[in-house]
RNA sequence: GCGCCGGUAGUCUAGCCUGGCAGGACGUGGGCCUUCCAAGCCCAAUGCCCGGGUUCAAAUCCCGGCCGGCGCA
Numbered sequence: 001g002c003g004c005c006g007g008u009a010g011u012c013u014a015g016c017c018u019g020g021c022a023g024g025a026c027g028u029g030g031g032c033c034u035u036c037c038a039a040g041c042c043c044a045a046u047g048c049c050c051g052g053g054u055u056c057a058a059a060u061c062c063c064g065g066c067c068g069g070c071g072c073a
Base pairs, nucleotide, nucleotide: 001072002071003070004069005068006067007066010026011025012024013023020056028044029043030042031041032040049065050064051063052062053061
């Protein structure tokens, strides 16, 4: 340099092909329960790598870039 795969919350991850309220687990905060703690139950906060395009509507499609991994050279 070229090709392929990946980037979603503090952590891990689903959804992307086939556009339509961004889901789950762990963690954090609050409450219920308990004599207390743990466990259990309920509630809440926290997110689509960046820029542009298409569209009524983009995590999803298109273009460019950045970062990581693998392969080729």